Predicted 3D model of a 365-nucleotide RNA (Bacterial RNase P class A) from a Moraxellaceae bacterium.
The sequence is in RNAcentral, with records from ENA.
The source organism's lineage runs through Bacteria, Pseudomonadati, Pseudomonadota, Gammaproteobacteria and Moraxellaceae.
Its Rfam family is "Bacterial RNase P class A". By type it is a ribozyme.
The gene name in the source record is rnpB.
RNA sequence: AAAGCAGGCUGGACGGUCGCUGCUGCGGAGGUCUUCGUGACUGAAGCAGGGGAGGAAAGUCCGGGCUUCACAGGGCAGGGUGCCAGUUAAUGGCUGGGCGGCGUGAGCCGACGGAAAGUGCAACAGAGAGCAGACCGCCGAACGGGACGCAAGUCCGCGUGGCAAGGGUGAAACGGUGCGGUAAGAGCGCACCGCGAGUCUGGCAACAGACCGGCACGGUAAACCCCACCCGAAGCAAGACCAAAUAGGCAUCCGAUGGCGCGGCCCGCGCUGGAUGCGGGUAGGUUGCUGGAGCGUGUCAGUGAUGGCACGCCUAGAGGAAUGACCGUCCUCGACAGAACCCGGCUUACAGGCCUGCUUUGCCU
Numbered sequence: 001a002a003a004g005c006a007g008g009c010u011g012g013a014c015g016g017u018c019g020c021u022g023c024u025g026c027g028g029a030g031g032u033c034u035u036c037g038u039g040a041c042u043g044a045a046g047c048a049g050g051g052g053a054g055g056a057a058a059g060u061c062c063g064g065g066c067u068u069c070a071c072a073g074g075g076c077a078g079g080g081u082g083c084c085a086g087u088u089a090a091u092g093g094c095u096g097g098g099c100g101g102c103g104u105g106a107g108c109c110g111a112c113g114g115a116a117a118g119u120g121c122a123a124c125a126g127a128g129a130g131c132a133g134a135c136c137g138c139c140g141a142a143c144g145g146g147a148c149g150c151a152a153g154u155c156c157g158c159g160u161g162g163c164a165a166g167g168g169u170g171a172a173a174c175g176g177u178g179c180g181g182u183a184a185g186a187g188c189g190c191a192c193c194g195c196g197a198g199u200c201u202g203g204c205a206a207c208a209g210a211c212c213g214g215c216a217c218g219g220u221a222a223a224c225c226c227c228a229c230c231c232g233a234a235g236c237a238a239g240a241c242c243a244a245a246u247a248g249g250c251a252u253c254c255g256a257u258g259g260c261g262c263g264g265c266c267c268g269c270g271c272u273g274g275a276u277g278c279g280g281g282u283a284g285g286u287u288g289c290u291g292g293a294g295c296g297u298g299u300c301a302g303u304g305a306u307g308g309c310a311c312g313c314c315u316a317g318a319g320g321a322a323u324g325a326c327c328g329u330c331c332u333c334g335a336c337a338g339a340a341c342c343c344g345g346c347u348u349a350c351a352g353g354c355c356u357g358c359u360u361u362g363c364c365u
Base pairs, nucleotide, nucleotide: 001361002360003359004358005357006356007355008354009353010352012330013329014328015327016326017325018324020052021051023049024048025047026046030042031041032040033039054336058347059346061345062344063343064342065341066235067234068233069232078231079230080229081228082227083097084096085095086094087093098112099110100109101108102107113226114225118224119223120220121219135167136166137163138162139161142160143159144158145156146155147154148153175193176192177191178190179189180188194215195213196212198211199210200209201208202207239287240286241285242284249278250277251276252275253274254273258272259271260270261269262268294313295312296311297310298309299308300307301306331334
């Protein structure tokens, strides 16, 4: 310098004018209560100050807090997770390690428990698909047969046979390659690789190494299943509080010689209350609501995730839903995108810019 790998930060800047929405202070229109006091509470307009979206606010895929309901304990069913160890409030997250795969490398990726508990499955092809099998082929040792030979024997490959090296089928064919061996072959023997419910060593463990064992034990668990661990349900429209009425309920007391109407009175006829207290609760209001497993800096422990301690900081809180509009100047001309109870993750979207560490190759010193 080029090409890469890993991690982090940022997400137009400045100024002016006018708005929107919380908070604080001033302000006091009006209202309520009242012991009637220039009392208490509440509080509209206006003014001033200060705050006002994100790294993903998104998807709602995991995990927790919080809330209500359910719940003695244990089990079954159902669901989830799945190499090992740690971390955390918790997780399917994260960190470190192991194993496997990819890459020259920095690094990246992995549904990565059990097939020796049991059951099942493997189309087509093929001789044979699980304690399998002989189609082509190889052999001629053994038994029988045939031919030749006086005989020893030789030949044939005909029958019974031996073999599984080679060919062929298949996704997969009962260890692989090589040498020896043999009639031909074969873990039959040996070396290396593979394999192993063996032994020893190292490691908390996953696992690794060495030795030993001729090989028995094929694949499939994103098939049932087995093993280990975890899981009650619903969600802020959760829930809590206050609480209207010419609505409705209950209790107690007072009225039937009452009250109201029929235009005043009597008779008559028709209708049926009043007071007080109580709880539930609709409309509506208040709350839950943002100070938190919080952020920053430093330091200590740890390989690390993370944790401890000290100091500092306060950083949206609406309720049909604010966070905007316009103008000016500048630049590299600006992506994805808008909070709704809160947090930790994961995933997805994203123009451009900046920083750190590392790798490979080339060149120079």